Annotation: Small-subunit ribosomal RNA from Sciaphila densiflora, 1482 nucleotides, folded computationally. The coordinates come from a structure-prediction model, not an experiment, and the mean pLDDT is 82.

[in-house]
RNA sequence: AUGGAGAGUUUGAUCCUGGCUCAGGAUGAACGCUGGCGGAAUGCUUAACACAUGCAAGUUGGACGGGAAGCUGUGUUUCCAGUGGCGGACGGGUGAGUAGUGUGUAAGAACCUGCCUUCGGGAGGGGAAUAACAACUAGAAAUGGUUGCUAAUAUCCCGUCGGCUGAGGAGUAAAAGGAAGGGGUAAUUCGCCAGAAGAGGGGCUUUCACCUGAUUAGCUAGUUGGUGAGGUAAUAGCUUACCAAGGCGACGAUCAGUAGCUGGUCCGAGAGGAUGAUCAGCCACACUGGGACUGAGACACGGCCCAGACUCCUACGGGAGGCAGCAGUGAGGAAUUUUCCGCAAUGGGCGAAAGCCUGACGGAGCAAUGCCGCGUGGGGGCGUAAGGCCCGUGGGUCAUGAACUUCUUUUCUCGGAGAAGAAGCAAUGACGGUAUCCGGGGAAUAAGCAUCGGCUAACUCUGUGCCAGCAGCCGCGGUAAGACAGAGGAUGCAAGCGUUAUCCAGAUUGAUUGGGCGUAAAGCGUCUGUAGGUGGCUUUUCAAGUCCGCCGUCAAAUCCCGGGGAUCAACCCCGGUCGGGGGUCGGAAACUAGAAUCUAGGGUAUGGAAAGGGCAGAGGGAAUUUCCGGUGGAUCGGUGAAAUGUGUAGAGAUCGGAAAGAACACCAAUGGCGAAAGCGCUCUGCCGGGGCAAACACUGACACUGAGAGACGAAAGCUAGGGGAGCAAAUGGGAUUAGAUACCCCGGUAGUCCUAGCCGUAAACGAUGGAUACUUGGUGUCGCGUGGUCGACCCGCGCGGCGCUGUAGCUAACGCGUUAAGUAUCCCGCCUGGGGAGUACGUUCGCAAGAAUUAAACUCAAAGGAAUUGACGGGGGCCCACACAAGCGGUGGAGCAUGUGGUUUAAUUCGAUGCAAAGCGAAGAACCUUACCGGGGCUUGACAUGCCGCGAAUCCCUCUUGAAAGAGGGGGGGUGCCUUCGGGAGCGCGGGCACAGGUGGUGCAUGGCUGCCGUCAGCUCGUGCCGUAAGGUGUUGGGUUAAGUCCCGCAACGAGCGCAACCCCCAUGUUUAGUUGCCCCAGUUAGGAACCCUGAACAGACUGCCGGUGAUAAGCCGGAGGAAGGCGAGGAUGACGUCAAGUCAUCAUGCCCUUUAUGCCCCGGGCGACACACGUGCUACAAUGGUCGGGACAAAAAGUCGUGACCCCGCGAGGGGGAGCUAACUCCAAACCCGCCCUCAGUUCGGAUUGCGGGCUGCAACUCGCCCACAUGAAGCCGGAAUCGCUAGUAAUCGCCGGUCAGCCAUACGGCGGUGAAUCCGUUCCCGGGCCUUGUACACACCGCCCGUCACACUAUGGGGAUUGAUCGUGCCCGAAGUCAUUACCUUAAUUGUAAGAGGGAUGCCGAAGGCGGGGUUAGCAACUGGAGUGAAGUCGUAACAAGGUAGCCGUACUGGAAGGUGCGGCUGGAUCACCUCCUUU
Repeated sequence: AUGGAGAGUUUGAUCCUGGCUCAGGAUGAACGCUGGCGGAAUGCUUAACACAUGCAAGUUGGACGGGAAGCUGUGUUUCCAGUGGCGGACGGGUGAGUAGUGUGUAAGAACCUGCCUUCGGGAGGGGAAUAACAACUAGAAAUGGUUGCUAAUAUCCCGUCGGCUGAGGAGUAAAAGGAAGGGGUAAUUCGCCAGAAGAGGGGCUUUCACCUGAUUAGCUAGUUGGUGAGGUAAUAGCUUACCAAGGCGACGAUCAGUAGCUGGUCCGAGAGGAUGAUCAGCCACACUGGGACUGAGACACGGCCCAGACUCCUACGGGAGGCAGCAGUGAGGAAUUUUCCGCAAUGGGCGAAAGCCUGACGGAGCAAUGCCGCGUGGGGGCGUAAGGCCCGUGGGUCAUGAACUUCUUUUCUCGGAGAAGAAGCAAUGACGGUAUCCGGGGAAUAAGCAUCGGCUAACUCUGUGCCAGCAGCCGCGGUAAGACAGAGGAUGCAAGCGUUAUCCAGAUUGAUUGGGCGUAAAGCGUCUGUAGGUGGCUUUUCAAGUCCGCCGUCAAAUCCCGGGGAUCAACCCCGGUCGGGGGUCGGAAACUAGAAUCUAGGGUAUGGAAAGGGCAGAGGGAAUUUCCGGUGGAUCGGUGAAAUGUGUAGAGAUCGGAAAGAACACCAAUGGCGAAAGCGCUCUGCCGGGGCAAACACUGACACUGAGAGACGAAAGCUAGGGGAGCAAAUGGGAUUAGAUACCCCGGUAGUCCUAGCCGUAAACGAUGGAUACUUGGUGUCGCGUGGUCGACCCGCGCGGCGCUGUAGCUAACGCGUUAAGUAUCCCGCCUGGGGAGUACGUUCGCAAGAAUUAAACUCAAAGGAAUUGACGGGGGCCCACACAAGCGGUGGAGCAUGUGGUUUAAUUCGAUGCAAAGCGAAGAACCUUACCGGGGCUUGACAUGCCGCGAAUCCCUCUUGAAAGAGGGGGGGUGCCUUCGGGAGCGCGGGCACAGGUGGUGCAUGGCUGCCGUCAGCUCGUGCCGUAAGGUGUUGGGUUAAGUCCCGCAACGAGCGCAACCCCCAUGUUUAGUUGCCCCAGUUAGGAACCCUGAACAGACUGCCGGUGAUAAGCCGGAGGAAGGCGAGGAUGACGUCAAGUCAUCAUGCCCUUUAUGCCCCGGGCGACACACGUGCUACAAUGGUCGGGACAAAAAGUCGUGACCCCGCGAGGGGGAGCUAACUCCAAACCCGCCCUCAGUUCGGAUUGCGGGCUGCAACUCGCCCACAUGAAGCCGGAAUCGCUAGUAAUCGCCGGUCAGCCAUACGGCGGUGAAUCCGUUCCCGGGCCUUGUACACACCGCCCGUCACACUAUGGGGAUUGAUCGUGCCCGAAGUCAUUACCUUAAUUGUAAGAGGGAUGCCGAAGGCGGGGUUAGCAACUGGAGUGAAGUCGUAACAAGGUAGCCGUACUGGAAGGUGCGGCUGGAUCACCUCCUUU
C1' cells in the first nucleotide's frame, strides 16, 4: 500500500483494424404483475401555467391622549380603534433570468453598520401643532372633505464639552422619558444623546479558474485616458464640459446557442467523465415592465406609485387582486402526498415581564419511491398415497414435499403495566395510552416475479407451420421449434421481481497516464517564411519558472479512519489524518531564463569538377502531308473478314523540285539535374542558382520546424491574338451485333503549337511530412578527392548521390531494414465504423467550368487490411483419355417396332427428366397383373392376434336372382386328432371391442440399395519442424510409370485407405483321374487309356538373360529363348468425398392423413388413344446383292404340367402317334462353298399397308396376341445442320441360346460361338480429368458476384413564388410614474420682520409601455421541384471482380436510355510472353 477480469458479432476458416451489442453500479424515477411487518429517509424533474377557501408577521397600555365594560366609590382590573416605538430587508419558496453587476478561491483599500458587548461623557432652557374625538358633509363601495379640541419616548427653536470640516480666521450639530418600590430626594431598573473601540453583518476593487460554436473575425464614441465640476456610505466615465485617440481581439474579442454557481452526488483502479433533487453557502427573482419613498439595512414575496395583460365587484361614476409561503384546486404530464395536530421541544419577532405571534419547526397521515432489518415456521415422517408431467411401458420426477406426529410463537390477536424526550423548586407532552415490558390463544394472519438457443445459471412434452409471434446482439418460426404459445420441471432474486428512460464504467472507442497515419480511416502537390514551439559548448548573475521547509487558509455537513449510542443494520453522535489548490515568509541553485565567451550546428570567402536546371536567339537533318513537273497505266487503301473511301478528269508506285508545321531516332543506362510539377537535336548568349569534393581563412548559435500568409504547380479547360503538318474528343459514314450512341475501319472540328493572362486540380505516389543523432554487413553505379603508379587502366581508402540483397529490430501480415516502416528528440499536418457525402446550406476565390472550407436527418451491423484453403478464369506450364486426329461402321432422311413429351380422355395409374430420364422400373398390361376409370357390392373386414357364443371341421351336389361379386334357399355324405375324460389343439359361422388395411403424403425426416465424377490416382493420419493463427511441410522438385508406380534429392521420418498383387476365366505344358464322353468293332457283351474332351493338382513370365541408353538409379529401347514379354487378354473388385442425385411403388421405417373408405371383392373399360416433337432400335435402299437347288463346320445354354428324336397327314403354320431324357441323352446353326437364273430397273431390290382364308395358346384373341398360305406391293436409289460407337480376335457381319412366359406384341435385354478388317503422323484445337503456378471483389464457390437508368411504395432531407410567428440591434415619434434641475405663480403654526427651507403648480433632461420605418438572427408551413436512403422473385442492358472477354483506376473535357464511351496527361493498386539491368547461391 488494498488496486485494473471480459464476452458475442464481419470469414469456408485465420490474424488484424474497426464499429455495434451484452454482463456492473446508480436514480427525486415511471410502467406491468404481486404485496406481511417495522425503522430511519424521500416525494411537481412537466406549465416562473392560472388560482376558490383557510392560515403563513406581528407585538408593545411599563411611550401617549382617549373609549368601553365590570366592580366599586376614586382607586383598580381587563380589552381596545388611533398617535408613537421596534419588527414586516429575518425566517419560508422558486431557478425564470444570468457565460460574468455571478460563483469558487486567494488577496486588497476608499466605506457603512439598528439591535448586542466594552469604555468614558451628557441628558440645560423653551415652543408650536396633530390623529383619535365631536359636528357638518361627498360617495353604491373603496375611500374621503371642511370646521373645532387634545397628548406623548411624535415634533421644533436656543445653549453646550467632545466630534466633524477647513491651511487658518472660523463654521457646524444632541437628548426623553417610563416603571415598581419608597417617602430617603438617594440608590435600582428599562430606555435617550453624541463620541471611542469590538463582535457580527453588508457595500466595493483585483488575481486565477468556470460549457459549445470560426458555416460568428473584427468589436467599441462615454468608447480608452486626462483635467475641471457634480455625485455616492465609499473608489470609479458613476454623471457632465473640454482635450487627446485611444481600448479589446487568433492565448478567440464581438455575436449566437445553452446554463443559476459551489460544498457535494453517481460512476471509475486511477487519471478522469457525468451531474448540481433532498442538506448547507452564495446569487437572482416574486403576475410582466419601469420607478422611487421609508429605513441601520430594500429599490422591499404576503409595502407604495405608474404602465400592461388577466381575473373579480359595481348603482357604470369608479374600485379591488397577485400561493415560485403551508395545505388544497384546475390544467399540463409517464409521474410526485393531508384544505391534519401542536407551539410540548429547537429557533425567531415584540415586550420590563407574564405573555402573544410563528404552515419556521416538532410531529402524525398517504405512497414498497429507494435504503436497512424481520417474518411467512422448526424436528420427525414411506405402501415412494392420490394427482400432474415424461416414458424405452420397466419406470422416472414434482417429492420428505404433502398428509400424519411433535415443538416453538418473531409476527398476529386479546388482556394488563407503561416511559425517556422537561431545561430551572414546581407546573408544562402535539407525538401518545406511542415505544417498551408481562401474561393468554393458536401454525395459526403472511410469496411472488422474471428467466431457461449462445453470451448467461437453468430442458422436456404438446400446439402452431416464414402464420401467429419472439428479439439486447447474433438470430429463431417454411410439419418432429431446448428461441413462438401453453404445460410440467428447473434456475435466479425475493416483499419484491421484471421492463423502459437516463448517467458513468467496460471503451486504450479522443489515448496526460494510454492510440495511430506504406497497404486497414489518416502526411497538406511542393517550397519560402511570420507569429509560436523547441534549441550546441564553457563561465557567471538572479531567483521569475523549478525544488524544500514554516505559517495561514480552502465554512459546516458529506467521503475515509478510530471510537460511541439505538438488541443488529440503515441511522445518529464524538474525535482525527493523508493528499491536493491559492497565498505569506525563509532557503537551495542542477535545469529553463539573463549576460559574456567558444567552434563541433549554420553561414561566408578561395580555387576545382559534373549535369536533359531555367530563359532567349541562331542553325540542322530524317520523317509526314500538300503542291508542281516527269515516267507509267489499274487499282490503291483497309480488315478477323469486309465495306465506306481513292483512282482512266491518271491514283498507288517511282524520280526531281518547292512549301509548311510539329517533334527531335541512334547515343539512352532502376544514368544525370531540379523543391515539386518536370527537363533530352546542335551551337551561342543571358539568368539566378543549388548540390558535391578539397584545403580550413572569416563569422560566432546567426539553428530546426512552421498555424495564418506568399510563391510555384502535369494534363484538360477558359479569354484575346496568331498558327495549324500530323494526331484527334465532338461529329459524319462503313462494319460488327439481338441492339452497338462502343471496341475495328474511312474521314474529321475544337484542341494539341506560340504570345499575354486565368484556372489550382491528378493514383500531384515511395499511396511513406521536415530536421538531427545513433545502430552488423555485402555488392553495383554516378560525381569528386587521395594513396600505390611517370602516366592511362586497375587496386585500396574517404566524402556525397542513385539502386539491389540482407543482420538485429519492427510489423496484423505483406514487408521495411544506415535513403528505416529500427532506436530516440523537436515542430507541423491529419484520422476516429460503413453509407448519406467530399454532398447540402452559408462564406471566400474564379469570366466560366468549378475549386476551397464543410455538416445533419436518415440508414446498416457491418464496411475494411493482410494472409490461408478451395473453386473458378474467353491466365500460363506439364500430362492423360476413342478427347481430337487417322480409319471403319452408324444415327439424323424412309417404313415399321418401342419408350418419352405433348394433346386427348371417365381413365389414358405411378415413378425416372442434361451428361448420369426416355427398348428405363417392366426378365414380357387380352382377364389376372393393376396401383387408374365407370358401375354393382362388403364393413372387425381379403390378411394377423386376443375375448365370448354356437357348430365337429373339412367336403360334395343342387335351386332362384344377378354381368359377376354377392344375396337368398334346399339337400347329401361323414363324425377326424390328443386326452388325466374335465377338456384341449385346429377349423368354420355369428357378435362386440382393441385393431387390421392403405401402390395415400413426405426420398427435403430416414435405413438399405443404386447412379455419376471414375478404375480417375488420388484422399489422409501419427510424431517432428515452420508459421501469432487459419495452415504448411510430408504429398513439392529432377526423372519415370497405366498408377502418390518406382528411383534420386529434400525438415522431414514413418503409416493408413486407394494403385498393384492375392480371386475367377481364357491361352501352353506336365501329372493324375477317367463315364453316359473318346477309341476299337458289322453289331452286342466286353476291352483300351494314345488322341479329342472333361475334372483336379502343379509348372510357366520375374525386365530373369544379352546389348544400348539413362545419374552407376528407377526405368526405357532392341534382341534371344518361349505357348505367352514387359499389367499376356477379359472379369470381379469402385478410396476420402460430391450432386438435399434416384428410389416411401421391391423392402424396412418416423411423422402426418384415411377408417360404411384413400380399405376389400367383382364385371366392363383403360394403361394399346393421336394434328405433332424427341430418344433407342429393326428392316432396307441392293450385284461384295437377291431367288432356287445341292454340300460343310460351332459354342454356350435349357429341359418332366418339360423337351421331344423318328413315322404319317398338311404347300405351310401345325396336327395325329411317339422312342429317349431328371441328362456329356435330346434340340440344334447361319454367313460360307458349288451350280443355274436375275443385269442396274423403284427391279426377281424393299417389304410397309390392306383383303380373303387358315393354325396355335387360352374361360375369352372386338377394343388388344403370335404364326402360316395366297393376293396386294407404300416410302425408300445411302440421307441437311448436327451427332454416336470402336485400337484386335476389336469394329463390322452371321446365326444360336436363355430368362420372363398359357400365349405374346422380343426388332428388347443377357449370353454364345462363326467369318473377320482398316488406322493411330501426332497433341495445335473441341469435351472431360490429374499435378504445379498465377489473378480474384467468388465460398450456395462463374448456373458466382455485381453496376446504373426506368417503374412502384415508404422514409428523412435540400431549394422554393408566397405566408405565419419569435427574438435582437438601430433611427424617429409619443411620453406615465418618478428622482434630479429650474422657477417669475400660490401656500407656509410656533413674539415681530426678513432670509433660508418646505409644500403645491409650471417648465426641462432622462425615462417604461406604445406607434412608425428599414435591418439581422431564428422557427414553422407550402403549390412546385432536386437528389438521397430502404424495400418482394419488376423492366433494360452487363460497366466492375479472371487478361471479366477493349486491363483497370485518377484528374479533366466532350458525349450517350443507362451502366458507360472516347480524347489528353498520369498511376500500377495490371495478367501473359520476351528482353535488359541488378542481386542471391554454386
Its Rfam family is "Bacterial small subunit ribosomal RNA". Lineage of the source: Eukaryota > Streptophyta > Embryophyta > Triuridaceae > Sciaphila.